RNA sequence: GCCGCCGUAGCUCAGCAGGUAGAGCAGCUGAUUUGUAAUCAGAAGGUCGGCGGUUCGAUUCCGUCUGGCGGCACCA
Numbered sequence: 001g002c003c004g005c006c007g008u009a010g011c012u013c014a015g016c017a018g019g020u021a022g023a024g025c026a027g028c029u030g031a032u033u034u035g036u037a038a039u040c041a042g043a044a045g046g047u048c049g050g051c052g053g054u055u056c057g058a059u060u061c062c063g064u065c066u067g068g069c070g071g072c073a074c075c076a
Stems, first nucleotide, its partner, number of pairs: 001072007010025004019056001028042004049065005
């Protein structure tokens, strides 16, 4: 330099042939317990990496930038 994959909740990841997003764990509240743990119930938590484009509408499609990973190439 070229190619591919990934970036979504604090963490690990789903999701979708376009219709404003979920799970598990963690954390919080309550119940149970003498108390803790465990168990059960509930609520909360997100500008879907940034910027543009297409569209009535974009996490999803297109372009570009950026971060991570892998492969290939170059190297006196």
Annotation:
RNAcentral holds the sequence, with entries from ENA. A computed fold for a 76-nucleotide RNA from Maribacter sp., annotated as transfer RNA. Taxonomically the source falls in Maribacter (Bacteria, Pseudomonadati, Flavobacteriales, Flavobacteriaceae). Its Rfam family is "tRNA". The coordinates come from a structure-prediction model, not an experiment, and the mean pLDDT is 81.